[in-house]
Context: one part of a larger RNA
């Protein structure tokens, strides 16, 4: 930009993925075979590489968190703290994020066929799978499974709503299930979007002040505390106000 207005929903021309395989248990030590060994077909189980999602488990990470420790510098000083030393070191460790983890997947099935195997069956009174005719026949084709697809310029279809009595989209704002920026998505007072706050799952490990014992360092209780809580819930306490702006020959 086009598809002669928008909005939800949709069909699928077409087009992309996957399509891979051990082994090991029955059928069976049968069928066959002097034994020696040993099946087809068929039905199960359990791997192996590839792949897709996901963070329940098991593990990494985790410059948010919580706790320890060492130097100096500060808060007048103790005592408690802050700042700076690779995140100062070290020991945990939610949320995201991830594999070595979890789950699935490549199954069934029709069709057309290759080689090849038939059937009936002549030219060429016999023979012949072929010349007319009929039938079976692969992991391979073509569906069937996933996924994208109306720019498929052949630009489809259906609801509904609208054309100035104005559908709707955008601007803006508040953010994440997204994201370099654009885009998507949520939501904007008829409101939980996000930040606060109030309770949580969870993380860390017994905070400070006091009291008690002990010269004292420490230790006992208060006390599984305090602290945090990207995760969950609630809750209008702040801010998503008001104005605009396109908009249908």
């Nucleotide at each position: 930009c086009g598809u002669u207005g928008a909005u939800u929903c949709u069909u699928g021309a077409g087009g992309g993925g996957a399509u891979u395989u051990g082994a090991c248990u029955c059928u069976a030590g049968u069928a066959c075979g002097a034994g020696a060994g040993g099946a087809c077909c068929g039905a199960g189980u359990u791997g192996a590489a590839c792949u897709g999602a996901c963070c329940u488990c098991u593990g990494g990470u985790g410059u948010g968190a919580c706790u320890g420790c060492u130097g100096u510098c500060c808060u007048g000083c103790c005592a408690a703290g802050g700042g700076c030393a690779c995140c100062g070191c070290a020991g945990u460790g939610u949320a995201g994020c991830u594999a070595u983890g979890u789950c699935g997947g490549g199954a069934a099935u029709g069709g057309a066929u290759a080689a090849c195997u038939u059937c009936u069956g002549a030219a060429a009174g016999c023979a012949u799978c072929u010349a007319a005719g009929a039938a079976g026949g692969a992991a391979g084709c073509c569906a069937a499974c996933c996924c994208c697809a109306a720019g498929a310029u052949u630009a489809g279809g259906a609801a509904u709503c609208g054309u100035u009595u104005g559908a709707g989209a955008c601007c803006c704002g508040u953010a994440a299930g997204a994201g370099a920026u654009g885009a998507u998505u949520a939501c904007g007072u008829u409101g939980a979007u996000a930040g606060g706050c109030u309770u949580u799952a969870g993380g860390u490990g017994u905070a400070c002040g006091c009291a008690c014992a002990g010269u004292a360092a420490u230790g006992u209780g208060u006390u599984g505390a305090g602290c945090c809580g990207a995760g969950a819930a609630g809750u209008a306490c702040u801010a998503a106000u008001c104005c605009g702006u396109c908009g249908a020959u």
Predicted 3D model of a 249-nucleotide part of an RNA (large-subunit ribosomal RNA, domain VI) from a Minisyncoccia bacterium.
RNAcentral holds the full RNA, with entries from ENA.
Taxonomically the source falls in Minisyncoccia (Bacteria, Bacillati, Minisyncoccota).
It matches the Rfam family "Bacterial large subunit ribosomal RNA".